[in-house]
The prediction has a mean pLDDT of 76. This is a predicted structure of a 111-nucleotide RNA (TPP riboswitch aptamer (THI element)) from a Bacillota bacterium. NCBI's taxonomy places the organism under Bacteria, Bacillati, Bacillota.
RNA sequence: UCAGCCUGCUGAGGGUGCUCUGCAUAGGAAGCGGAGCUGAGAGGCCGCUACGGCCAACCUCCAUCACCAGAUCCGGUUCAUACCGGCGUUGGGAAGCAGGUGACGAACGGA
Numbered sequence: 001u002c003a004g005c006c007u008g009c010u011g012a013g014g015g016u017g018c019u020c021u022g023c024a025u026a027g028g029a030a031g032c033g034g035a036g037c038u039g040a041g042a043g044g045c046c047g048c049u050a051c052g053g054c055c056a057a058c059c060u061c062c063a064u065c066a067c068c069a070g071a072u073c074c075g076g077u078u079c080a081u082a083c084c085g086g087c088g089u090u091g092g093g094a095a096g097c098a099g100g101u102g103a104c105g106a107a108c109g110g111a
Stems, first nucleotide, its partner, number of pairs: 001106002004101007011061004017037007043055004067092003073086004
C1' cells in the first nucleotide's frame, strides 16, 4: 500500500403504471370515488392545471437491473399493463467519507 464484499453517516438521483367499475356528461376525455393486477415502490397533503410543489416509503449513486432516451420501437405472451426475448457490453444518468472483513495474508521498502 492492497481489489472485492458488508455496514453506517452525510449528500445526491429516480419512478408512480395497467384492467374493471360507480358518479358525472348528449357521448367521450379529463375529474372525483370503489375493486383488482404487477412491482422494491403505484402513498399522503397542498395547490388549482403545469406531467406543479412539499412530505413519506422504496430503489439507486459510475453502471450489461435506479431511472431516462431511441420508443406511440420489433418478436412472443396477456383483456391490458406487467412478463420473456431483441435493440443492448447502445446513448445518457446521481458519490464522498468512516468502520469492519479480506489479513497471524500478499506486495514493496527499511534496519
Rfam family: TPP riboswitch aptamer (THI element). Rfam describes the family as follows. Vitamin B(1) in its active form thiamin pyrophosphate (TPP) is an essential coenzyme that is synthesised by coupling of pyrimidine and thiazole moieties in bacteria. Gene Ontology term of the family: thiamine pyrophosphate binding.